[in-house]
Context: one part of a larger RNA
RNA sequence: UUGGGCGUAAAGAGCGUGUAGGCGGCUUCACAGGUCCGCUGUGAAAACUCGAGGCUCAACCUCGAGCUGUCGGUGGAAACCGUGUGGCUAGAGUCCGGAAGAGGAGAGUGGAAUUCCCGGUGUAGCGGUGAAAUGCGCAGAUAUCGGGAAGAACACCCGUGGCGAAGGCGGCUCUCUGGGACGGUACUGACGCUGAGACGCGAAAGCGUGGGGAGCGAACAGGAUUAGAUACCCUGGUAGUCCACGCCGUAAACGAUGGGUGCUAGGUGUGGGGGGUGUCGACUCCCUCCGUGCCGAAGCUAACGCAUUAAGCACCCCGCCUGGGGAGUACGGCCGCAAGGCUAAAACUC
Numbered sequence: 001u002u003g004g005g006c007g008u009a010a011a012g013a014g015c016g017u018g019u020a021g022g023c024g025g026c027u028u029c030a031c032a033g034g035u036c037c038g039c040u041g042u043g044a045a046a047a048c049u050c051g052a053g054g055c056u057c058a059a060c061c062u063c064g065a066g067c068u069g070u071c072g073g074u075g076g077a078a079a080c081c082g083u084g085u086g087g088c089u090a091g092a093g094u095c096c097g098g099a100a101g102a103g104g105a106g107a108g109u110g111g112a113a114u115u116c117c118c119g120g121u122g123u124a125g126c127g128g129u130g131a132a133a134u135g136c137g138c139a140g141a142u143a144u145c146g147g148g149a150a151g152a153a154c155a156c157c158c159g160u161g162g163c164g165a166a167g168g169c170g171g172c173u174c175u176c177u178g179g180g181a182c183g184g185u186a187c188u189g190a191c192g193c194u195g196a197g198a199c200g201c202g203a204a205a206g207c208g209u210g211g212g213g214a215g216c217g218a219a220c221a222g223g224a225u226u227a228g229a230u231a232c233c234c235u236g237g238u239a240g241u242c243c244a245c246g247c248c249g250u251a252a253a254c255g256a257u258g259g260g261u262g263c264u265a266g267g268u269g270u271g272g273g274g275g276g277u278g279u280c281g282a283c284u285c286c287c288u289c290c291g292u293g294c295c296g297a298a299g300c301u302a303a304c305g306c307a308u309u310a311a312g313c314a315c316c317c318c319g320c321c322u323g324g325g326g327a328g329u330a331c332g333g334c335c336g337c338a339a340g341g342c343u344a345a346a347a348c349u350c
Base pairs, nucleotide, nucleotide: 003322004321005320006319007304008303012318014201015200016199017198021194022193023192025088026087027086029084030083031082033081034080035077036076037075038074039073040072041071042069048066049065050064051063052062053061054060091191092188093187094186095184096183097182103177104176105175106174107173108172109171110154114150115149116148117147118146119145120144121143125136126135162169163168206247207246208245209244210243211242215241216240220236221235222234223233258317259316260315261314262313263312266295267294268293269292270291271290272289273288274287275286276285299306300305323350324349325348332343333342334341335340
């Protein structure tokens, strides 16, 4: 390589948009590149296979036939692939309608809590722990009341609830803005799927410049614990956490499960939409589409388990794996301010 695989054994890229490429609905006619058939040319000899023969057999040798090509020429077939042409509406999209949502960005705003500051009341403790101590407090703390300031986060509602491609998104209001589901069936008429490269997005930490800094809190200091304690516990506390702009580009970025389409028992909950029964109406009940859970048939699986949200049955496209260690390392290249990231070996060894 072939093959076999990728939930947990090695293996799904963190996620999307999309270029090339690969693959692609029903139907008319045409062409004949692929495809198929006939004829023909060529396909050296030897070798090889079959048949016959010669050395007493065999090896060996001789003869005949066969064999070998995505091959050339020529004639034909038109189902399929392809190309062109015309048509269609079941895929895809547009339009219209009412509704749902922590989807995104910006601006504003609210209350609780915390800390600090000022003032009142008040007096000897407070705090903290397994127990303590460091720490704070008669220069009046803790507690309590009033006033003020600041920053950050939004209790209850809150829900295997919702939205988003993923990361992720939660007080309230306004502005701008993306996507989806459902119903209608007016329009376009295959416009589709995937996607090497590429481009964009991408938690936390970290980096640059400027701001901000209440609480928390790496580092650090002290107190304890302990044989020691560079920890766990306690008292403090700097970066950081927050904002703006620019980088970084990683993760147990997880459903450890790539995307698309079709098919294959059910039961039950829940979110959104539509319809029916019924009713004055709201419920109830039934049907249906989309999402999200649980339980389970067949089937699958090494087992665990999965099971119409498949890990079942199939097809299309991409990514990835190929014994453990060495190693996601070295070297080189590309990217980055740096930290480092991406790509990615070998010797050696078991």
Source information
A computed fold for a 350-nucleotide part of an RNA from a metagenome, annotated as small-subunit ribosomal RNA, central domain.